[in-house]
Description:
The RNA shown here (transfer RNA) has 73 nucleotides and comes from an uncultured Coriobacteriaceae bacterium.
RNA sequence: GCCGGAAUAGCUCAGUUGGUAGAGCGACGCACUCGUAAUGCGUAGGUCUCGGGUUCGAGUCCCGAUCCCGGCU
Numbered sequence: 001g002c003c004g005g006a007a008u009a010g011c012u013c014a015g016u017u018g019g020u021a022g023a024g025c026g027a028c029g030c031a032c033u034c035g036u037a038a039u040g041c042g043u044a045g046g047u048c049u050c051g052g053g054u055u056c057g058a059g060u061c062c063c064g065a066u067c068c069c070g071g072c073u
Stems, first nucleotide, its partner, number of pairs: 001072005007066001010025004019056001027043005049065005
C1' cells in the first nucleotide's frame, strides 16, 4: 500500500424485509432470611464510534473518517 471483518447499556452480545432499540450478566430497590448468599418481583442505565447522503422514516442502505482484528504484498 491492497483486501476482508468488527464498533449497539458498565461487561458479553442479539437486532430477520428500513417502521418507536433488546437479552444475559452486573448495579440499585423490595420480598424472603436471625443475618448473608441463593431465589422471586421490580427499577434505572443508550448521541447504536464520528461526519455527511438517500428516504415520510436509518442501528439497518450509500460515501468518507477514526480505531481494533485478520489476510496479502

It was read from a public genome assembly.